[in-house]
Context: one part of a larger RNA
RNA sequence: UUGGGUUUAAAGGGUGCGUAGGCGGGAUGAUAAGUCAGCGGUGAAAGUUUUCGGCUCAACCGGAAAAUUGCCGUUGAAACUGUUGUUCUUGAGUGCAGAAGAGGUAGGCGGAAUUCGUUGUGUAGCGGUGAAAUGCGUAGAUAUAACGAAGAACUCCGACUGCGUAGGCAGCUUACCAUGUUGCAACUGACGCUGAGGCACGAAAGUGUGGGUAUCAAACAGGAUUAGAUACCCUGGUAGUCCACGCCGUAAACGAUGAUUACUGGGUGUAGGGGGUAUCGACUCCCUCUGUGCCGAAGCUAACGCGAUAAGUAAUCCACCUGGGGAGUACGGCCGCAAGGCUAAAACUC
Repeated sequence: UUGGGUUUAAAGGGUGCGUAGGCGGGAUGAUAAGUCAGCGGUGAAAGUUUUCGGCUCAACCGGAAAAUUGCCGUUGAAACUGUUGUUCUUGAGUGCAGAAGAGGUAGGCGGAAUUCGUUGUGUAGCGGUGAAAUGCGUAGAUAUAACGAAGAACUCCGACUGCGUAGGCAGCUUACCAUGUUGCAACUGACGCUGAGGCACGAAAGUGUGGGUAUCAAACAGGAUUAGAUACCCUGGUAGUCCACGCCGUAAACGAUGAUUACUGGGUGUAGGGGGUAUCGACUCCCUCUGUGCCGAAGCUAACGCGAUAAGUAAUCCACCUGGGGAGUACGGCCGCAAGGCUAAAACUC
């Protein structure tokens, strides 16, 4: 358990696709299931309500009426919903033409830096810190020059930019794949919206097998600091960080704001298109579509704030909330190699 809510107080599912279900554009005809109206039947009695009456009153009892908001049958109505026929194009989709993009997958290539190796020059320090020490160095380090190797990441451009459903995506280039968007209005003709279950995707960490390992770096070791220092600082350093194929399925997965549609003053940037004015042409100016920011009318809000990218005004569908702790825990179930995930209480207590 509702005439309530979900940015921040409890509460939007991490994201998409989609089954059932719910909801659904304009015109016209039919039907009559829903709907509405009339009539009939039934809706026991007691009880309830109203009224009249009987016990001196009342409780109590009796009579009459009403209510019993329902169900069934029948006769009608046809606006709305449903079903069905025909039809339309504005929703949705297709086609054609164009522009844009760090969108995805696979391959190739590039330079700087880092570390290591070899060689040359060169000599006593280097490194590190608040100060030091551990560490490295006369078996020649650090520094510097040349050559070579490896792995990982791509400086500047770079933006309040762009793309992607979300997670996310950035050196250059090739191939393949895909979404969105603008213009035309050729085609289909409501084919739509949402979406319980379900399926797929899903950062980092973790995990299995096999590779790889330059840097950085949990664990670990040592040096410091300190009363102690299982830390912060320093020197090292293994998993991991990278790749392939699997698993895991969680995040402050955030805009802490579900999806879709319609409507509601403006101003100002910016990204990608289209049209017009002007012009020799470009710039400029105006209009418009899609995205992305800022400021704000009305309105909303507990306030902060939101404000055409709404948290405004409405509609449809889904998810979720119901005092704090116990607890996102126990138990059970499902999933997982495991770690654990999902579902999800109660006692008790304030």